[in-house]
Context: one part of a larger RNA
Molecule: small-subunit ribosomal RNA, central domain
Organism: Linum usitatissimum
RNA sequence: UUGGGCGUAAAGCGUCUGUAGGUGGCUUGUUAAGUCCACCGUCAAAUCCCAAGGCUCAAUCUUAGACAGGUGGUGAAAUUUGCUAAGCUGGAGUACGGUAUAGGCAGAGGGAAUUUCUGGUGGAGCGGUGAAAUGCGUUGAGAUCAGAAGAACACCAACGGAAAAGCACUCUUCUGGGCCGCUACUAACACUCAAGAGACAAAAGCUAGGGGAUCGAAUGGGAUUAGCCACCCUACUAGUCCUAGCCGUAAAUAAUGGAUACUAGGCACUGUGCGUAUCGACUCAUGCAGUGUUAUAGCUAAUGCGUUAAGUGUCCCGCCUGGGGAGUAUGUUUGCAAGAAUGAAACUC
Numbered sequence: 001u002u003g004g005g006c007g008u009a010a011a012g013c014g015u016c017u018g019u020a021g022g023u024g025g026c027u028u029g030u031u032a033a034g035u036c037c038a039c040c041g042u043c044a045a046a047u048c049c050c051a052a053g054g055c056u057c058a059a060u061c062u063u064a065g066a067c068a069g070g071u072g073g074u075g076a077a078a079u080u081u082g083c084u085a086a087g088c089u090g091g092a093g094u095a096c097g098g099u100a101u102a103g104g105c106a107g108a109g110g111g112a113a114u115u116u117c118u119g120g121u122g123g124a125g126c127g128g129u130g131a132a133a134u135g136c137g138u139u140g141a142g143a144u145c146a147g148a149a150g151a152a153c154a155c156c157a158a159c160g161g162a163a164a165a166g167c168a169c170u171c172u173u174c175u176g177g178g179c180c181g182c183u184a185c186u187a188a189c190a191c192u193c194a195a196g197a198g199a200c201a202a203a204a205g206c207u208a209g210g211g212g213a214u215c216g217a218a219u220g221g222g223a224u225u226a227g228c229c230a231c232c233c234u235a236c237u238a239g240u241c242c243u244a245g246c247c248g249u250a251a252a253u254a255a256u257g258g259a260u261a262c263u264a265g266g267c268a269c270u271g272u273g274c275g276u277a278u279c280g281a282c283u284c285a286u287g288c289a290g291u292g293u294u295a296u297a298g299c300u301a302a303u304g305c306g307u308u309a310a311g312u313g314u315c316c317c318g319c320c321u322g323g324g325g326a327g328u329a330u331g332u333u334u335g336c337a338a339g340a341a342u343g344a345a346a347c348u349c
Base pairs, nucleotide, nucleotide: 003321004320005319006318007303008302012317014200015199016198017197021192022191023190025088026087027086028085029084031082033081035077037075038074039073040072041071042070043069049065051063052062053061091189092186093185094184095183096181097180098179099178103175104174106172107171108170109169110153114149115148117147118146119145120144121143125136126135160167205246206245207244208243209242210241215239219235220234221233222232257316258315259314260313261312262311265294266293267292268291269290270289271288272287273286275284298305299304322349323348324347331342332341333340334339
């Protein structure tokens, strides 16, 4: 390589957009490139395979013969793929009518708590722990009442929205996608996507300027301990927050790529429609889309998965190939840097 695989053993890119490429619904006609059939030519000899013969046998030697496959030509077929022409509506999309929503950006407003400072009341402890101590306090702490700042939004809350990251105080502007329904329209316009490209991307970190309540790497101190660069306590810097850029990684996880079709059920919830019921809301039955739970067949090494598949098929992409060395070295690209991306070998078991 072929093959076999990728939830947990090695292996699904963090997510999306999308080009080339690959693949592609139904019907009818054309064509005959692929395909299939027939015939002809060719693929030197030796070798290989095989049959017979011959050196006494064998190796060796001689003669005859292929099968399969490639390639070229001629002719024929038209189920299927392709080409081409026309059509269809089920895939896809558009319009219309509804609907749920913590989807995104920006602005305005809000209350609880925390801390701090100033002032009032008050007068001895507070704080902290397994127990303490460092620490704060008669220069008046803690407690309590009134003013400021920054960050985060209790209850409601639940299975909700979003490509992922992620998203929740309230209101408003602008704006994205989804789902359902009904007719009408377009008529395969679809699926997946390499290299390359583009967009987004938690936390930490970086640059510049603000801000700085809380918490808090580093650090100082107190404990614990034989000792501790730790766990515990006290204080606190960067940071945590905002604006404008960079970084581009996470156990970025459902450790499960995307699309599509098929394959028992039961129970529950969310959105929406139809029927039933009713004065109406419930109720009952059912369709579509989603979220869960249990379970049959089947699958699986087991665990488990099980119409939201890890079942049965098809299409496309990514990735894996014993452990260590090693996500290291080197080179290249990228970044302000930290680093990131790509990514070996010797050697060893």